[in-house]
Molecule: FMN riboswitch aptamer (RFN element)
Organism: fish gut metagenome
RNA sequence: UGUCUUCGAGGCGGGGUGUGAUUCCCCACCGGCAGUAUAGUCUGCAAGCGGCUGCGGCCGCAUGAACCGGUGCAAUUCCGGUACCGACAGUAUAGUCUGGAUGAGAGAAGGCG
Numbered sequence: 001u002g003u004c005u006u007c008g009a010g011g012c013g014g015g016g017u018g019u020g021a022u023u024c025c026c027c028a029c030c031g032g033c034a035g036u037a038u039a040g041u042c043u044g045c046a047a048g049c050g051g052c053u054g055c056g057g058c059c060g061c062a063u064g065a066a067c068c069g070g071u072g073c074a075a076u077u078c079c080g081g082u083a084c085c086g087a088c089a090g091u092a093u094a095g096u097c098u099g100g101a102u103g104a105g106a107g108a109a110g111g112c113g
Base pairs, nucleotide, nucleotide: 002112003111004110005109006108007107013027014026015025016024028096029095030086031085032045033044034043035042040084041083048061049060050059051058052057066082067081068080069079070078088099089098090097
């Protein structure tokens, strides 16, 4: 480098209002991949939508959020504290329900040449 196989996302429990809410309000709970001193919030990437296609792909659009203190050679990654964020469609307004999805995928591991 080519090819094949496997793997590859978690979370609403209690109370309140209401005809109706796992969607609102109070409390709760969750955190993909690579890099780097161990990261949801640093850097880069994936998922969605649209167009084109010789069906291999290509192009465009969208794509969230962190500070303070401590230790240390080194940490916006560890420890302590206090915050914050979460695609699209559906439905009483959804990070946690249902659906596209028995899908796709950043990538990880392994086999063969």